[in-house]
């Protein structure tokens, strides 16, 4: 160094102005907001400074830059949670009955869930620069919600932290 246990912490942003109207942080106009892992030709430090490749550097040496490694990076590329739904199990209750209802923190399978194009640069672009577009659970509400209240002081995708074992 790996992975394996148990345990413990964290683990979601956003309506400002202005119009209608009896009522709208729900329409309209403008404006705001981006979870987790992965990949990534940008960005940043670090080592090394020898060979090697490559330069806007250069007569040769030097110079800068990769090649090593460590951190960052995408709502609309690839996975995955959250939310809804089915079944199974469980608990309750209920029936002559494993009939039928209910719940379900906690358990286990299984699905359904949303958006990007165009130019540029290059050997290459889903991720880089430009410039435009779009998407956004469920229940609720004097009126139709990504942004307001609830389920949520829940639950996660995962990220660290401690202890034990293991090679």
């Nucleotide at each position: 160094g790996c992975g394996c246990u148990g345990u413990u912490u964290c683990a979601g942003g956003g309506c400002g102005a202005g119009g209608u109207g009896a009522a709208a942080u729900u329409c309209c106009u403008c404006a705001c907001u981006g979870g987790c892992g992965g990949u990534a030709a940008c960005g940043g430090g670090g080592a090394a400074g020898a060979u090697c490749g490559g330069g806007c550097a250069g007569a040769c040496g030097a110079c800068c830059c990769g090649c090593c490694u460590c951190c960052g990076a995408a709502g609309u590329c690839c996975g995955c949670g959250a939310c809804c739904c089915u079944c199974g199990g469980c608990u309750c209750g209920u029936u002559g009955g494993u009939u039928c209802g209910a719940g379900u923190c906690c358990c286990g399978a299984g699905g359904u869930u949303g958006a990007c194009c165009c130019g540029g640069u290059g050997c290459g672009a889903a991720u880089c620069c430009g410039g435009g577009a779009c998407c956004a659970a469920c229940g609720g509400u004097u009126a139709a919600a990504g942004u307001c209240c609830g389920g949520a002081u829940g639950g996660a995708a995962g990220a660290g932290g401690c202890a034990g074992g293991u090679g």